[in-house]
Predicted 3D model of a 73-nucleotide RNA (transfer RNA) from Cudoniella acicularis. It matches the Rfam family "tRNA". Rfam classes the family as a transfer RNA. The coordinates come from a structure-prediction model, not an experiment, and the mean pLDDT is 81. The sequence is in RNAcentral, with records from Rfam.

Parts: sequence; C1' cells; structure tokens
RNA sequence: GGCCUUAUAGUAUAAUGGUUAACACGUAGAGCUUGCAAACUCUAAAGUCUAGGUUCGAUUCCUAGUAAGGCCG
Repeated sequence: GGCCUUAUAGUAUAAUGGUUAACACGUAGAGCUUGCAAACUCUAAAGUCUAGGUUCGAUUCCUAGUAAGGCCG
C1' cells in the first nucleotide's frame, strides 16, 4: 500500500427493512429473609462507532471515514 471481517446498555451476545431494539450477567431501589448479609422476587436506569445516501420506514442496504482483528505484498 491492497483486500477481508467486525463495531449494539458497564460486560458478553441477539434482533427477516416495519410493535416501545431483546436476553443474560452486572449496577441502583424496593420487598422477603436475617443478628447483618447472601440467596430469592419485583421495579428502574443504561445502547445501535461517526458523517452522508437509498427508502414511506435503516441496527439491518450503499458510500466515505474512524477504531480493532486478519490475509497478501
């Protein structure tokens, strides 16, 4: 330098172009229990890498960039 793959809550992973973007762990609050906790139950907060394009509608498709990983030279 060329090519390929990936980027989604704090973390790991889902989501056929169409409901309010889901689940687990974690965090916070409440309940239960207890000597206090833990465990268990309920609730809440927290997210689509950036900028454009296509579309009635984009996490999803297209272009460029950024970052990470890989292959070739």